[in-house]
A computed fold for a 101-nucleotide RNA from Flavobacteriales bacterium UBA5871, annotated as TPP riboswitch aptamer (THI element). NCBI's taxonomy places the organism under Bacteria, Pseudomonadati, Bacteroidota, Flavobacteriia, Flavobacteriales. It was read from a public genome assembly, where an Rfam model found it. Its Rfam family is "TPP riboswitch aptamer (THI element)". Rfam describes the family as follows. Vitamin B(1) in its active form thiamin pyrophosphate (TPP) is an essential coenzyme that is synthesised by coupling of pyrimidine and thiazole moieties in bacteria. Its mean pLDDT, the model's own confidence on a scale to 100, is 78.

RNA sequence: UCAAACUUUUAGGGGUGUUUCUGCCUGCGGGUGGAUUCUGAGAAAAACCCUCAUUACCUGAUGCGGAUAAUGCCGGCGAAGGGAAAAAGUGAGUUCGCAGC
Numbered sequence: 001u002c003a004a005a006c007u008u009u010u011a012g013g014g015g016u017g018u019u020u021c022u023g024c025c026u027g028c029g030g031g032u033g034g035a036u037u038c039u040g041a042g043a044a045a046a047a048c049c050c051u052c053a054u055u056a057c058c059u060g061a062u063g064c065g066g067a068u069a070a071u072g073c074c075g076g077c078g079a080a081g082g083g084a085a086a087a088a089g090u091g092a093g094u095u096c097g098c099a100g101c
Stems, first nucleotide, its partner, number of pairs: 002093001005090006011051004016045001017038001020035006057082003064075003
């Protein structure tokens, strides 16, 4: 002097849709609970995912193609435009420089 990767701490960011049945409220437009189907890490859990980025997530998008009982289900768009970090440890005894013998 030291990378990828991993771990921890603190701090921060993010989404919560779809099917059916049903309770309550209603100004009849709808609102809000319970159970349930599907996908998913997660569909309100003191959980899950993500924190510099080609994998959190958002926007474009009430868009395009495909599938489905239905959906932000899948693909593509997409290395797009945005998007939340610091510290410590492991890695780690090698490398380089200087000095002495």